[in-house]
RNA sequence: GCCUUAUCAUGAGCGGUGGAGGAACGGGUCCUGUGAAGCCGCGGCAACCGCAUUCCGUUCAGCGGAAUGAAUGGUGCCAAGUCCUGCGGCGGAGCUAUCUGCCGGAAGAUGAGGA
Numbered sequence: 001g002c003c004u005u006a007u008c009a010u011g012a013g014c015g016g017u018g019g020a021g022g023a024a025c026g027g028g029u030c031c032u033g034u035g036a037a038g039c040c041g042c043g044g045c046a047a048c049c050g051c052a053u054u055c056c057g058u059u060c061a062g063c064g065g066a067a068u069g070a071a072u073g074g075u076g077c078c079a080a081g082u083c084c085u086g087c088g089g090c091g092g093a094g095c096u097a098u099c100u101g102c103c104g105g106a107a108g109a110u111g112a113g114g115a
Stems, first nucleotide, its partner, number of pairs: 002114007013042005021031003025086004043078003048074002051069008082107001087104007
């Protein structure tokens, strides 16, 4: 890098270093020298895996499900809803330019598993 699957309206920042970019991609719209990305330190958020307890099912060691707990385990995350939108469907408004609501999809992100 590829495949499968779950989740994505919650939440959580300071300092140092660094110097101009960043928010995946296109279009928007934003953030940024009152200092971007990256890196380091410390702090914080969060229960995906793993862990613990209780209950239920199945059965024999065990496995599956639900609820709760825990952040001294493994990841992740800490501007804006995945910032909005990109494809399709069904509506609403309209000064016919366009604006807008809902649903699904695509893409992306993160976890877990796999070839």